The RNA shown here (c-di-GMP-I-GGC riboswitch aptamer) has 105 nucleotides and comes from a Gemmataceae bacterium. It was read from a public genome assembly, where an Rfam model found it.
[in-house]
């Protein structure tokens, strides 16, 4: 120095509860402690989540359902999906930056 996570001293803090901020995801403070050797920092890529807007029945041809209507036809398919914008999450996975101790190899 690398791998690694034995020891010791310490560190962080999930769910849940209270307060507070936010439309929300969620953030912050206190309690709490499931876990964590980067559970330190960073939203860069992916994932997941939230909010707004637009589009959206299925489909190769073509084929429906419901409502209204005399008909032509019109509308709906909508607590879902897609796209997009703005956000959230680093304790989902990667990437980047930094870092305590040192038994063993």
């Nucleotide at each position: 120095c690398c791998u690694c996570g034995a020891a010791a001293g310490g560190g962080c803090a999930a769910a849940c509860c209270c307060g507070u901020c936010g439309u929300g995801a969620g953030g912050c403070g206190g309690g709490g402690g499931c876990g964590c050797a980067a559970a330190g920092c960073u939203a860069u890529g992916g994932g997941c989540c939230u909010u707004g807007a637009a589009c959206u029945g299925c489909u190769g041809g073509g084929c429906c359902a419901g409502a209204c209507g005399a008909a032509a036809g019109u509308c709906u398919g909508a607590u879902g999906g897609u796209u997009u914008a703005a956000g959230g999450u680093c304790g989902c996975c990667a990437g980047g930056c930094u870092g305590c101790c040192g038994a063993a190899g």
Notes
The coordinates come from a structure-prediction model, not an experiment, and the mean pLDDT is 80.